[in-house]
Context: one part of a larger RNA
RNA sequence: CUGGGCGUAAAGAGUGCGUAGGCGGCCAAGCAAGUCAGAAGUGAAAGCCCAGGGCCCAACCCUGGAACUGCUUUUGAAACUGCAUGGCUCGAGUCCGGGAGAGGCUGGCGGAAUUUCCAGUGUAGAGGUGAAAUUCGCAGAUAUUGGAAAGAACACCAGUGGCGAAGGCGGCCAGCUGGACCGGUACUGACGCUGAGGCACGAAAGCGUGGGGAGCAAACAGGAUUAGAUACCCUGGUAGUCCACGCCGUAAACGAUGUAUGCUAGUUGUCGGGCAGUCUAACUGCUCGGUGACGCAGCUAACGCAUUAAGCAUACCGCCUGGGGAGUACGGCCGCAAGGCUAAAACUC
Numbered sequence: 001c002u003g004g005g006c007g008u009a010a011a012g013a014g015u016g017c018g019u020a021g022g023c024g025g026c027c028a029a030g031c032a033a034g035u036c037a038g039a040a041g042u043g044a045a046a047g048c049c050c051a052g053g054g055c056c057c058a059a060c061c062c063u064g065g066a067a068c069u070g071c072u073u074u075u076g077a078a079a080c081u082g083c084a085u086g087g088c089u090c091g092a093g094u095c096c097g098g099g100a101g102a103g104g105c106u107g108g109c110g111g112a113a114u115u116u117c118c119a120g121u122g123u124a125g126a127g128g129u130g131a132a133a134u135u136c137g138c139a140g141a142u143a144u145u146g147g148a149a150a151g152a153a154c155a156c157c158a159g160u161g162g163c164g165a166a167g168g169c170g171g172c173c174a175g176c177u178g179g180a181c182c183g184g185u186a187c188u189g190a191c192g193c194u195g196a197g198g199c200a201c202g203a204a205a206g207c208g209u210g211g212g213g214a215g216c217a218a219a220c221a222g223g224a225u226u227a228g229a230u231a232c233c234c235u236g237g238u239a240g241u242c243c244a245c246g247c248c249g250u251a252a253a254c255g256a257u258g259u260a261u262g263c264u265a266g267u268u269g270u271c272g273g274g275c276a277g278u279c280u281a282a283c284u285g286c287u288c289g290g291u292g293a294c295g296c297a298g299c300u301a302a303c304g305c306a307u308u309a310a311g312c313a314u315a316c317c318g319c320c321u322g323g324g325g326a327g328u329a330c331g332g333c334c335g336c337a338a339g340g341c342u343a344a345a346a347c348u349c
Stems, first nucleotide, its partner, number of pairs: 003321004007303002012317001014201004021194003025088004030083002033081002035077008049065006091191001092188003095184004103177007110154001114150008125136002162169002206247006215241002220236004258316006266294013298305002322349003331342004
């Protein structure tokens, strides 16, 4: 050194792309670096271990053996790994034909609602609550009709329905654009998997500059409640919420479950596609891909998971190692700041 783990006990990085590295399909013949076998040299002595011996014993000492698991040289083997060669098509990708989708970006358009303003009708209340009050209203409110403006969000459809790597995405139309899926099996011929660093994306809040501001609403003010009420309830209300550009880089960023591949009973719903059948306009069967419910074997501390695994395996990465101190201090890097990332110890139980 070889350990055990990571759904809920500590532990899967928020997500992807990808560098180095690690790992890697089938066949043939070759090389011999790894690997294996034989031989030779070397592996000081002492010590350890074994056998025997000497001091009365022992410690100690002496003799011999074993061991020194290693290294070097050499001869050979060729299954596996590696290297180089030739080939293959099932992994991966390309091509052709299709249909599905709130996937992304840009521009335009629409109706409902809300608020404000203008005008009409109309009169004394309206609003709000558990009850009230603050508040609004005879300078004409609330209600109602017509008109105008503005901003934001898109009812129904709507669905354990769809799409996306994740964050996330929902009115309609157009343009630009990414991915997945099904069918054909024409092409390339292992081109693959993972991925330390790195790079990119990344809800909300927050920050900078400039716009915008209807509704909502931290802060704030007032009214209530209450013993108090820096709250819950009510009336107001500013940042913000919206747009453009630039930052921030976090989250119960959750399936609290890393990615990829193969294998391992079934039943049932649903979404997208294909094939076949029939009594053809709807079903049935088969099949590929997604998304749910249940359930066997197996797994699990239990709960539960169970072909979308938490089962059986392989490859690679990340992470954990008692609680508190602490995701803190210090240092470094990043940031305009807020702060983020990395990350201890004393002490204590």
A computed fold for a 349-nucleotide part of an RNA from an uncultured organism, annotated as small-subunit ribosomal RNA, central domain. The prediction has a mean pLDDT of 90. Its Rfam family is "Bacterial small subunit ribosomal RNA". Gene Ontology terms of the family: ribosome and structural constituent of ribosome.